[in-house]
RNA sequence: GGCAGCGUGGAUUAGGCAUGCAAGUCGAACGAUAAUCCCGGGUAUAGCAAUAUAUCUGGGAGGACAGUGGCGAAAGGGCGAGUAACGCGUAGGCAACCUGCCCCGAAGAUGGGGACAACCCGCCGAAAGGCGGGCUAAUACCCAAUGUGGUUCUCUUCCGCAUGGAAGGGCAACUGAAGCUGGGGACCUUAGGGCCUGGCACUUCGGGAGGGGCCUGCGUACCAUCAGCUAGUUGGUGAGGUAACGGCCCACCAAGGCUUACGGUUAGCUGGUCUGAGAGGAUGGUCAGCCGCACUGGGACUGAGACACUGCCCAGACUCCUACGGGAGGCUGCAGUCGAGGAUCUUCUGCAAUGGGCGCAAGCCUGACAGAGCGACGCUGCGUGGAGGAUGAAGGCCUUCGGGUUGUAAACUCCUGUCAUUUGGGAACAAUUGUCAACGGGGGAAUAUCCCGCUGACUUGAUGGUACCGGAAGAGGAAGCCACGGCCAACUCUGUGCCAGCAGCCGCGGUAAUACAGAGGUGGCAAGCGUUGUUCGGAUUUACUGGGCGUAAAGGGCGCGUAGGCGGCUCCGUGUGUCGGAUGUGAAAUACCAUCGCUCAACGAUGGAACGGCAUUCGAAACUGCAGAGCUAGAGUACAGGAGGGGAGAGCGGAAUUCUUGGUGUAGCGGUGAAAUGCGUUGAUAUCAAGAAGAACACCGGUGGCGAAGGCGGCUCUCUGGAAUGCUACUGACGCUGAGGCGCGAAAGCUGGGGGAGCAAACAGGUUUAGAUACCCUGGUAGUCCCAGCCCUAAACGGUGUGCACUUGGUGUGGGGGUAUUGACCCCCCCGUGCCGUAGUUAACACGUUAAGUGCACCGCCUGGGGAGUACGGUCGCAAGAUUAAAACUCAAAGAAAUUGACGGGGGCCCGCACAAGCGGAGGAGCAUGUGGCUCAAUUCGAUGCAACGCGAAGAACCUUACCAGGGCUUGACAUGCAGGUGCAUGCUUUUCGAAAGAAAGGCAGCCUUCGAGGGUCCUGCACAGGUGCUGCAUGGCUGUCGUCAGUUCGUGCCGUGAGGUGUUAGGUUAAGUCCUGCAACGAACGCAACCCCUGUGCCUAGUUGCGACUCCCGACGAUGAGUUGGGAAGCACUCUAGGCAGACUGCCCGUUUAGUGGAGGAAGGUGGGGACGACGUCAAGUCAGUAUGGCCUUUAUGCCCUGGGCUGCACACGUGCUACAAUGGUCGGUACAGAGGGAUGCAAGACCGCGAGGUGGAGCAAAUCCCCAAAACCGGCCCCAGUUCAGAUUGGAGUCUGCAACUCGACUCCAUGAAGCCGGAUUCGCUAGUAUGGCGCAUCAGCUACGGCGCCGUGAAUACGUUCCCGGGCCUUGUACACACCGCCCGUCACAUCAUGGAAGCCGUCUGCACCCGAAGCCGGUGAGCGAACCCGCAAAGGACGCAACUGUCUAAGGUGUGGGUGGUGAUUGGGAUGAAGUCGUAACAAGGUA
Repeated sequence: GGCAGCGUGGAUUAGGCAUGCAAGUCGAACGAUAAUCCCGGGUAUAGCAAUAUAUCUGGGAGGACAGUGGCGAAAGGGCGAGUAACGCGUAGGCAACCUGCCCCGAAGAUGGGGACAACCCGCCGAAAGGCGGGCUAAUACCCAAUGUGGUUCUCUUCCGCAUGGAAGGGCAACUGAAGCUGGGGACCUUAGGGCCUGGCACUUCGGGAGGGGCCUGCGUACCAUCAGCUAGUUGGUGAGGUAACGGCCCACCAAGGCUUACGGUUAGCUGGUCUGAGAGGAUGGUCAGCCGCACUGGGACUGAGACACUGCCCAGACUCCUACGGGAGGCUGCAGUCGAGGAUCUUCUGCAAUGGGCGCAAGCCUGACAGAGCGACGCUGCGUGGAGGAUGAAGGCCUUCGGGUUGUAAACUCCUGUCAUUUGGGAACAAUUGUCAACGGGGGAAUAUCCCGCUGACUUGAUGGUACCGGAAGAGGAAGCCACGGCCAACUCUGUGCCAGCAGCCGCGGUAAUACAGAGGUGGCAAGCGUUGUUCGGAUUUACUGGGCGUAAAGGGCGCGUAGGCGGCUCCGUGUGUCGGAUGUGAAAUACCAUCGCUCAACGAUGGAACGGCAUUCGAAACUGCAGAGCUAGAGUACAGGAGGGGAGAGCGGAAUUCUUGGUGUAGCGGUGAAAUGCGUUGAUAUCAAGAAGAACACCGGUGGCGAAGGCGGCUCUCUGGAAUGCUACUGACGCUGAGGCGCGAAAGCUGGGGGAGCAAACAGGUUUAGAUACCCUGGUAGUCCCAGCCCUAAACGGUGUGCACUUGGUGUGGGGGUAUUGACCCCCCCGUGCCGUAGUUAACACGUUAAGUGCACCGCCUGGGGAGUACGGUCGCAAGAUUAAAACUCAAAGAAAUUGACGGGGGCCCGCACAAGCGGAGGAGCAUGUGGCUCAAUUCGAUGCAACGCGAAGAACCUUACCAGGGCUUGACAUGCAGGUGCAUGCUUUUCGAAAGAAAGGCAGCCUUCGAGGGUCCUGCACAGGUGCUGCAUGGCUGUCGUCAGUUCGUGCCGUGAGGUGUUAGGUUAAGUCCUGCAACGAACGCAACCCCUGUGCCUAGUUGCGACUCCCGACGAUGAGUUGGGAAGCACUCUAGGCAGACUGCCCGUUUAGUGGAGGAAGGUGGGGACGACGUCAAGUCAGUAUGGCCUUUAUGCCCUGGGCUGCACACGUGCUACAAUGGUCGGUACAGAGGGAUGCAAGACCGCGAGGUGGAGCAAAUCCCCAAAACCGGCCCCAGUUCAGAUUGGAGUCUGCAACUCGACUCCAUGAAGCCGGAUUCGCUAGUAUGGCGCAUCAGCUACGGCGCCGUGAAUACGUUCCCGGGCCUUGUACACACCGCCCGUCACAUCAUGGAAGCCGUCUGCACCCGAAGCCGGUGAGCGAACCCGCAAAGGACGCAACUGUCUAAGGUGUGGGUGGUGAUUGGGAUGAAGUCGUAACAAGGUA
């Protein structure tokens, strides 16, 4: 959530069930017969009577209930518990079988008898039910006859497939029956019929059809952590049993039989279904075939058929009834109910059709079936409207505010009428089924009946007044779900802020979320949509098709060898495999194709093909197999001379070590990074000699040799294995591989016995260390050695199984051989062992005739990481342990190779004030300044390793100012627009309140104009302003840093699968990726350098305000001199100023060709010095507070104004500086020399006043003109090593200046005061030359906290051997488990939480073996004294035969006892495992990971 059609629906508890129905039928088998009807008779009443009614009785019809009898009930329907099986599938067999009803054929059906139900009577019981007596029928039962036949026996013939089968003949024996009903002419009759003729039924036999039973080949799940199982077991003989074969059962005999058996787990099987290209994989619901089951277990009876779903008996559990004695029941039939469950329907209609049972039939029964109902459970179809319609309406959403989108969508106009609604009409499925009639045929004596066929009429509908058709009305009643980060089609806004949440995988969410939630929009599907679960696919990710094993998971440690697999050449045979043909089968349905039927489709019908298979048969003979005969190329044997640490045993040897003894000798030895423990004056170490012991064998020695591997090394002898070469001879495929099996198998370890020199786990001591159960040292025991026996594992590695064959080469080396030699040369052949490489292979690395190439054969092994080579179980072991070998759980990776980086207590080369060599500082003191911290109403904010901290700030008393307190304003201090109002700008000014701001009230002056309230102003209102509020992790821009380090890239080409490489590496060289040479590279770009500025030399030009040599003039001093000095003129020579040019380029020389190195000349020499200039990029570096800017927040306040305060606060800590601690100094006096700047509310001279700061005053100067201007230095005096004549903090007093104002909180001056401090611990900074030291100027600025910053000049050093080390950097190379890149990664214990799991004393289930006990029902056997109608005998009684009850035996279900085994659950506790943002301890691994 609209309709219709076709399908489908208790998959779980094979759990329990109330109620109704699901198997009956036949009167044409039989007796009896109720209701009712008909006929006859009697009686009564009414009536005159006919007659009517009632009742009794006889007969008939009828066919309810019940009974006898027959058939059916074994089908149909349900379910899938069990079953791993001849259960199923497929193909066969039965000569080892059965078969009711049906069909065909042959023959028959005669004569008798006795019962029992029903019924009646009596009795028991609550009931269910039962007992006794009596009567009775049959198609019930029994006996006899008949024997076509059948069976048994026997003979013959034929046949086959072993037992055997079929047909025929024969003596004998045995063996059968039932009637019911219709019609009928003659004849007969007891009047029923006989008789004739039909139908149905009956008996025997033969055959058929269909059905069933049994047997066999092949196929049919998982586990080997189930490897051995089996006593009726396997076979035989005999007997029994069955429809039938058979250990099916029994007795006896023999000792066999099976082996993926036995055991465990799971499961109905199949046609088919789903998926897949196929091969496969999964599955078995509906439909169809088979099997099994019917409350659980056992059992038989009846029957054609059952061991029987709605039959029987017994046992058990459960439910119900009960009078407590006893009984009843079985939905896994259709509905329905309870329960359990996530979950599955109506206690419907009808026998109309189809089918079944019974019946002659009518018919009855049928929850089979046909239908309807319920469920979007599935498939299919249809509809929810169509056309036009732009002002692109409103609303929503978004927006860059312009607009866009929803969207022709809606409204509106014109139509249509499916479905639904209503109204009318109205099917098919129905068929000679039956009845009647006619016709034809059969049968018959028959124009009866009956049967068959055909024609006509009548009759039968649950669905259903449904489908379908027509009419009416009206767009009216009918759309949702999911998704929108990628995979994957579809995007924005808002909210949220690692929260809430999402999620299939990757992953989203921590303030701009296309991923959460909502909305708008969009996409997909649509009466559905999405999720979950499941299966196949993708997955060549179990690889048959179609994979692998050097390093990713994976070659067994090695050999010998069994089974198996595979196997050389030639010939003949066979026909196993193989190939071809034919035949049978492969059910139907399904799927496919074609056609057809429902309006289409789904659905259905008809036909075809197919069904991959199996079987039988005919043929072929290449290959394969088998059988046979041969061959020598594979393999092997014999022979010859060589090589070898091959193996086992025995003996021998020297060097070294340690020990013992003796001699010499004296104080140390030993050991380490450095030490100590240890040894030594009782004489060590050292040295000489002698002796003892054990173990190992230097040099030779070699990617050399041998061995299967492990492994093997002094020499000699003995025994012994193998390989290679050479030459012939022999055997004749004897071969290869090899599951199991057997043997060998380093080191360590174990048992017993020896031995023990050195070395050396454990252990002890000493060091180191934060610790040091280690690394280092001193000692030292097992062990290492030998014998005997175990163990059986290794990175047992070439990380490469064995064998054979094929496929370019080069170069070493070991062994043997050949030709020919002077020759051990060269050359050639074979075997072994290395390196480099072709093709080829490989993911790459690499491999490459010793393959990882190309093929064949066989074996072993692998299938994501962890859990785990672990647990349990088994086997082996003395033990240690080995071997075989899981699961739960958990992760989204683990891994290989290579690449680029980064890193290394890796390597090589190189550079830098990086170290070293020097000079001076910091860290100690006082002060200044910045920061942290603390404090505070506020101490505004930012900057934080280098690269924050005298930083933003080139100047906080107010202002600045952003902070705090208080007072005020609200279109606002500032911008723009709109509307309305206002003759109003604006300026000056008064009063009151007030701290001011501001508020209120006045006064005076007073706009432009084109006269339109136009411009401008003000007021009110609306839009908006404003924000140093947040986010530098949303941004722009700018800046810092690595770093002025020499690097970073591109195009084309080439190499590589690719990432990527090459170029850019190499050899030199440089400050430099600077240049040269070489080179699969050739070029180019950004960087370097140069070009620009300053400075250093020279020249040219210009000459004022600069200069002033020469010349001249004037003045002063001097002597009227010389000379000095001031000024002027001339001049521009010089200095200087400021414009241009030159110069330096490895140009020249040497050497070594170049790059380059050295030298000469030169003011300057190899970038002359300095500056500006900062590659690709890194640090989410810094800045939203400089400005800009997205988003968010605020709007009578986070905005604006004002007063005051704060930014200056002080137990403390740090950074940067200044001043010092003094004699290279201090102080006093004298005397010189700059540059670069600044100057108009400005710099200010000379002069005067003041001790001074400063004041008065003002010449000059908008400045090469005037002003502001040096100090150190130099000369001389004093101080004399002291807390001083050092140092100047602090404090008191007095002043000056600026400013509205110096209290918080300015600078300076003078007087006085005179602190710490005597050179600074660990540690640390700067500097390589005009640098370290002296002063001067400027910006900011009213003033100033400047000792800061930026510049300028003066004086003017020391040192650099060198690159080992520290730090930083560059290039190449190497390793890497790092890539957030070593401030990386990462391991283990402990502690906490959660989860799953192993062990465990036990406890509880479940399945099962064995032994024994008990033993129901029942079949079978035995007995059968009791009981019994039929038959026989008999007159009868009795007897016989037969049967039954009863009793009893074997078997045996359930049950019980005992004892084992399997499996599951639980379990104090215990073991490890996994997981979990920030726990503890260390630092084991990755770099030489700091001990590889």
This is a predicted structure of a 1492-nucleotide RNA (small-subunit ribosomal RNA) from a metagenome.
Its Rfam family is "Bacterial small subunit ribosomal RNA".
The sequence is in RNAcentral, with records from SILVA.